[in-house]
Molecule: transfer RNA
Organism: Candidatus Bathyarchaeia archaeon
RNA sequence: GCCGGGGUGGCCUAGUAGGCUAAGGUGUCAGACUCAUAAUCUGAAGAGCGCGGGUUCAAGUCCCGCCCCCGGCA
Numbered sequence: 001g002c003c004g005g006g007g008u009g010g011c012c013u014a015g016u017a018g019g020c021u022a023a024g025g026u027g028u029c030a031g032a033c034u035c036a037u038a039a040u041c042u043g044a045a046g047a048g049c050g051c052g053g054g055u056u057c058a059a060g061u062c063c064c065g066c067c068c069c070c071g072g073c074a
Base pairs, nucleotide, nucleotide: 001073002072003071004070005069006068007067010026011025012024013023019057028044029043030042031041032040050066051065052064053063054062
């Protein structure tokens, strides 16, 4: 330099023929239970999707450029 895969709550992951202000796990906080802790149960908060632009009535999904990570080729 070229090719392929990936970047989504604190962490991990889902969501692609574009269509309800994005789902699950784990963690956090509160409550219940307990003598207490853990476990378990209930509730709550927390992300607009790597950055910038474009297409569209509508973009995490499509297009362009750039950044970062993984693998391969040179």